Predicted 3D model of a 253-nucleotide part of an RNA (large-subunit ribosomal RNA, domain VI) from a metagenome.
Context: one part of a larger RNA
RNA sequence: CGCAGGAGAUUUGAGGGGUUCAUUCCUUAGUACGAGAGGACCGGGAAUGACGAACCACUGGUGUUCCGGUUGUCGUGUCAACGGCAGCGCCGGGUAGCUAUGUUCGGAAAGGAUAAGCGCUGAAAGCAUCUAAGCGCCAAGCCUAUCCCAAGAUGAGAUCUCCCCAUUAAGAUCCAGGUAGACCACCUGGUUGAUAGGACGCAAGUGUAUAGGCAGCAAUGCCAGAGCUAAGCGUUACUAAUUAUCUGAUUGG
Numbered sequence: 001c002g003c004a005g006g007a008g009a010u011u012u013g014a015g016g017g018g019u020u021c022a023u024u025c026c027u028u029a030g031u032a033c034g035a036g037a038g039g040a041c042c043g044g045g046a047a048u049g050a051c052g053a054a055c056c057a058c059u060g061g062u063g064u065u066c067c068g069g070u071u072g073u074c075g076u077g078u079c080a081a082c083g084g085c086a087g088c089g090c091c092g093g094g095u096a097g098c099u100a101u102g103u104u105c106g107g108a109a110a111g112g113a114u115a116a117g118c119g120c121u122g123a124a125a126g127c128a129u130c131u132a133a134g135c136g137c138c139a140a141g142c143c144u145a146u147c148c149c150a151a152g153a154u155g156a157g158a159u160c161u162c163c164c165c166a167u168u169a170a171g172a173u174c175c176a177g178g179u180a181g182a183c184c185a186c187c188u189g190g191u192u193g194a195u196a197g198g199a200c201g202c203a204a205g206u207g208u209a210u211a212g213g214c215a216g217c218a219a220u221g222c223c224a225g226a227g228c229u230a231a232g233c234g235u236u237a238c239u240a241a242u243u244a245u246c247u248g249a250u251u252g253g
Base pairs, nucleotide, nucleotide: 001152005163006162007161008160009159010158011157015149016148017147018146021049022048023047024046025045026044027043033038051106052105053104054103055102059100060099061098062097066093067092068091069090070089071086072085073084074083075082076081110144111143112142117137118136119135120134170247171246172245173244174190175189176188177187178186195240196239197238198236199235200234201233202232204229205228206227212223213222214221215220
């Protein structure tokens, strides 16, 4: 821009794409078969591997924005306590998120038409013949089915609701943001508000803070699962989402 009025939702599916795997064990059954050795078809059940998709409750990884230990040195006048630098100085752990080696699920079943092949009936050609007329069976392959996208499918589809001549239905700018993201877009919210920050509570992490008191000659221990705490969960308008501006239906009804 189009889809001949404008808008918000929900959809149909022409068409396109993805998947399509393998192995082992048990049973049928030590049966059929075979002198024996050996050893099934068909059918039923249970697992596993690789591959793929999704996810983070578990197991782990990461987690230079959390906690602790510790070395050297410099600084805060000194002790103590802290801070800077040294690959986050080094080391031990670790929330959210992101993740796989973790978890869940998938390739199931079925139908149709067939290939090679196997047949029925059956002439030409008194026989024979699956084929010439006619009719069956049959593949991981084909078309469906299954999962995803999909009306620019210009063949532009369908359904529901709203708007009624005026800045209305609706949308945008702008602002707080993230389940989204390079930007844009998308999504949530904008006081009739929990959108972000803060505060409070909880979870979770680290592991018992400083000061002081007590015990001990002292190192140290106890008061004390203490203190501190990121991205998590909940509550709460304290702060910021202010005020406002713009677009918006002719030839349809």
Overview:
The coordinates come from a structure-prediction model, not an experiment, and the mean pLDDT is 86.